A computed fold for a 266-nucleotide part of an RNA from a Candidatus Fermentithermobacillaceae bacterium, annotated as large-subunit ribosomal RNA, domain VI. Its mean pLDDT, the model's own confidence on a scale to 100, is 89. NCBI's taxonomy places the organism under Bacteria, Bacillati, Bacillota, Candidatus Fermentithermobacillia, Candidatus Fermentithermobacillaceae.
Context: one part of a larger RNA
RNA sequence: CGCAGGAAACUUGAGGGGAGCCAUCCACAAUACGAGAGGACCUGGAUGGACGCACCUCUGGUGUACCAGUUGUCGUGCCAACGGCAGAAGCUGGGUAGCCACGUGCGGAGUGGAUAAGCGCUGAAAGCAUCUAAGCGCCAAGCCCACCCCAAGAUGAGGUUUCCCACGGAGUUAGUCCGGUAAGACCCCUUGUAGACCACAAGGUAGAUAGGCCGGAGGUGUAAGCGUGGCAACACGUUGAGCUGACCGGUACUAAUAGGUCGAGG
Repeated sequence: CGCAGGAAACUUGAGGGGAGCCAUCCACAAUACGAGAGGACCUGGAUGGACGCACCUCUGGUGUACCAGUUGUCGUGCCAACGGCAGAAGCUGGGUAGCCACGUGCGGAGUGGAUAAGCGCUGAAAGCAUCUAAGCGCCAAGCCCACCCCAAGAUGAGGUUUCCCACGGAGUUAGUCCGGUAAGACCCCUUGUAGACCACAAGGUAGAUAGGCCGGAGGUGUAAGCGUGGCAACACGUUGAGCUGACCGGUACUAAUAGGUCGAGG
């Protein structure tokens, strides 16, 4: 821009893409078969591998400053307590959310249709025979469908529901031009489940969108100060203390205020 008024939501599926794998064990059965050795088809059940998709309850990673420990040195006058630097983490031990796999769940199925090779029925040409010439069956991990995803620019532009309305002026009277609006949308702003930007999604005071604050979870692992004991290092008590990013709730304290633009007349 189009989809012959303007919108919002929900959809149909032409067409396209993805997936499609394999093994072992058990029963049937020490059966059929075979002199024996050995040893099935079919059918039912179980387990596993690789691959794929999703997820983070569990297990395990990461987690750049969440907690603790710790060396050297410098600083806050000193002690104590802290802070800086030693990577753009000083080192070490842990670790929430998120993101992950080594973790967890699920998938390949089943049903149907038409077939290939192949196996048949009936059956002439050709009194026989013949699956084929007419006609009719069976049959594959393959084909179509079925399963998952995209999808009406499918210009053949689909469908359903709901909302808004027959405005003012100009005019060469055209399906034209200008302007203000409706439903609605956008700008702008707070953001994240989204994301390179855009888009998408949640919100914008009739509000829990983000921050703050409060409570909780989770993580660290018993803060500081003081007391007691010890010559001291230190230990014990107060104390599962103190601190705590992303997690779960609550709460308008702060910021989403105010405002602007577009948008039908069929």